Overview
This is a predicted structure of a 342-nucleotide RNA (Bacterial RNase P class A) from a Clostridiaceae bacterium.
């Protein structure tokens, strides 16, 4: 210099002129049945994302509820060890694939609890013999699974011996199965040995065994305001109470009207940024600093000028931590890898 993984930043800027939401202060116009809402002027401040998208997990907070306790269902996880408020999430590692490699991916307990499936093609998917090889008394019968053939898969693989031709039929590696050592918190890893009576493969993202965790219902959760007091149904051996049921416990009561009412919830967060410190890392932890949307028919928009290399994706509706998906250009730093020069 070229390529390829792996993380990450950025993603239009500046200037004028008019127009918007919040929230504080001050001015004080209008509207409602009330609750409140609300012009207009002036001063200060502030406003969309790394995904704000999917709605796919976990929470927080709210009510059920002052709130246990089984029981069956049902549903998440599923190798190990660690972070987290928790998670199906991040970290490391271990095994397994695929890649020269740097790295990438895994629905990763059990096939000996037991049930199922494995079309089609093949002679035959576990009661195997078509082509072939061997022998015989050569019609025709015996053997045989080593070669070919069909298949995702053919009764363990490879090599030597051996045998009429053959076979784990014998040996030696591998592979399967058990036993013991040794290293590791663990998965696992490695060494020995014994096992040809060596259990056919494969499939659990088949039904299922096995660990283990789970109340439930959502901000259209709840809470208050006042128009305003009638009206209807039920009640104690009985009725309700947020998945069924069953014990305890608690309560005594439900429902309809005004109505697209109004305020609250609503933003101070498991918040953010800097720097130390411990850690392979995710992460802790201690120091300082920051306040930065709360609409509710729904808010940042329009012109004009100017820089540029050019401007994708695509808008908040309780909150947070993920995970998935979409992205034009533009720029960073480590590894792998090839080529060249010195």
């Nucleotide at each position: 210099c070229c390529g390829g993984c792996u993380a990450c930043c950025u993603g239009a800027a500046u200037c004028g002129u008019c127009g918007c939401g919040c929230c504080c202060g001050u001015u004080g116009u209008g509207c409602c049945a009330a609750c409140g809402c609300u012009a207009u002027g002036c001063g200060g401040g502030u406003g969309a994302g790394g995904a704000a998208a999917g709605u796919c997990c976990g929470g927080g907070c709210u009510c059920c509820c002052c709130a246990g306790g089984g029981u069956a269902a049902g549903g998440g996880c599923g190798c190990c060890g660690g972070g987290u408020a928790a998670c199906a999430c991040c970290c490391g590692g271990u095994g397994a694939a695929g890649g020269c490699a740097a790295c990438u991916u895994c629905a990763a307990g059990g096939a000996a609890a037991g049930u199922g499936c494995a079309a089609c093609a093949g002679a035959a998917a576990a009661u195997a013999a078509c082509c072939g090889c061997c022998g015989u008394u050569u019609u025709a019968c015996g053997g045989u699974a080593a070669g070919g053939a069909u298949g995702a898969a053919a009764a363990g693989g490879u090599g030597c011996g051996g045998c009429a031709a053959g076979a784990g039929c014998g040996c030696a590696c591998c592979g399967g199965g058990g036993a013991u050592c040794c290293g590791g918190c663990g998965a696992c890893g490695g060494a020995u040995c014994c096992c040809g009576u060596c259990u056919g493969u494969g499939u659990a993202a088949a039904c299922c065994c096995c660990g283990u965790c789970c109340g439930g219902a959502g901000c259209a959760a709840c809470a208050c305001c006042g128009c305003g007091g009638c009206c209807g149904a039920c009640a104690a051996g009985c009725a309700u109470u947020u998945g069924a049921c069953c014990c305890g416990a608690a309560u005594g009561u439900c429902g309809a009207u005004g109505g697209a009412g109004g305020u609250g919830g609503c933003u101070c967060g498991a918040a953010c940024c800097g720097c130390g410190u411990c850690g392979c890392g995710a992460g802790a932890u201690g120091c300082g600093g920051u306040c930065c949307a709360g609409a509710u028919a729904g808010a940042u928009g329009a012109c004009g000028a100017u820089u540029c290399c050019a401007g994708a994706c695509a808008g908040a509706a309780c909150c947070c931590g993920g995970c998935u998906u979409a992205c034009a250009g533009g720029g960073u730093a480590a590894c792998c890898g090839g080529a060249a020069a010195c």
Notes
It was read from a public genome assembly, where an Rfam model found it. The organism belongs to Clostridiaceae, within Bacteria. The coordinates come from a structure-prediction model, not an experiment, and the mean pLDDT is 78. Of the family's consensus pairs, 95% are formed in the model.